This is a predicted structure of a 73-nucleotide RNA (transfer RNA) from an uncultured Clostridia bacterium. It matches the Rfam family "tRNA". It is annotated as a transfer RNA. Its mean pLDDT, the model's own confidence on a scale to 100, is 82.
RNA sequence: AGGGGUAUAGCUCAAUUGGUAGAGUGGCGGACUCCAAAUCCGUAGGUUGAGGGUUCGAUUCCUUCUGCCCCUG
Numbered sequence: 001a002g003g004g005g006u007a008u009a010g011c012u013c014a015a016u017u018g019g020u021a022g023a024g025u026g027g028c029g030g031a032c033u034c035c036a037a038a039u040c041c042g043u044a045g046g047u048u049g050a051g052g053g054u055u056c057g058a059u060u061c062c063u064u065c066u067g068c069c070c071c072u073g
Base pairs, nucleotide, nucleotide: 001072002071003070004069005068006067007066010025011024012023013022019056027043028042029041030040031039049065050064051063052062053061
């Protein structure tokens, strides 16, 4: 330099054909317990990496950029 992959909650990851973003774990509160752990219940937490475009509607499609990973030279 060229090609490909990836970016979503604190962390690890889902999200079907474009139609109100979820799970596990962790946090907080509660139940249980002599106290904890474990278990159970509830709850909060998201500019879906950034800009632009298409669309009634974008995590999803198009485009540019950025970080990381892989391949070729």